């Protein structure tokens, strides 16, 4: 060179074309003498640019990274 598969919160992982949610972490707060366990809360994401739609994490083009494959 060509060609698959990915890209979502610090990390990780879901989400028929219809509100983007879950654990871990982290902040607050109950609890407790203290911590810890537990329990309630908060605040953090859709890789970057366009297109199709009434509506895109999703679908399509293009790019920019990550792994496999081919040469």
């Nucleotide at each position: 060179g060509g060609g698959g598969u990915c890209g979502u919160a610090g990390u990780c992982u879901a989400a028929c074309g219809g509100c983007a949610g879950g654990a871990c972490g982290g902040g607050g707060g109950c609890c407790u003498c203290c911590a810890g366990a537990g329990c309630c809360u908060c605040a953090a994401g859709u890789c970057c640019a366009g297109g199709u739609u009434c509506g895109a994490g999703u679908c399509c083009u293009g790019g920019c990274g990550a792994c496999c494959c081919c040469a």